[in-house]
RNA sequence: AACUUAUCCCGAGAGACUGAGGGAACAGGCCCUGUGACGUCCGACAACCUACCCGAAAGGGCAAGGUGCCAAAUCCUGCGGUUCGACCGAAAGAUGAGCG
Numbered sequence: 001a002a003c004u005u006a007u008c009c010c011g012a013g014a015g016a017c018u019g020a021g022g023g024a025a026c027a028g029g030c031c032c033u034g035u036g037a038c039g040u041c042c043g044a045c046a047a048c049c050u051a052c053c054c055g056a057a058a059g060g061g062c063a064a065g066g067u068g069c070c071a072a073a074u075c076c077u078g079c080g081g082u083u084c085g086a087c088c089g090a091a092a093g094a095u096g097a098g099c100g
């Protein structure tokens, strides 16, 4: 890598540097962006794993560490269903943990 499993309609800065693109692939849309995109740092958010605390346990707390994440639902659709509503369910994707 592949596979298994859980979650994905909540949440997160008028900060610093940089300087032109970005929103997973392809396509169609629709958006963000020199009033500074993307990326990095700091910071925040969250609570998957470890640690710590309470508990007989189930659980709860905390936020030290390992991730993650910080426009719009995973931005929406493209496959099926449908009350024809971008509505529902898959697929695909992302993240954690496990396996390897």
Stems, first nucleotide, its partner, number of pairs: 003098006013042001015041003021032003026078004043070001045068001048066003052061003074092001079089003
Model confidence (mean pLDDT): 83 of 100. This is a predicted structure of a 100-nucleotide RNA (SAM riboswitch aptamer (S box leader)). Rfam family: SAM riboswitch aptamer (S box leader). For this family Rfam cites "An mRNA structure that controls gene expression by binding S-adenosylmethionine" (Winkler et al., Nat Struct Biol, 2003). The model forms 86% of the base pairs in the Rfam consensus. The sequence was found by an Rfam model in a public genome assembly.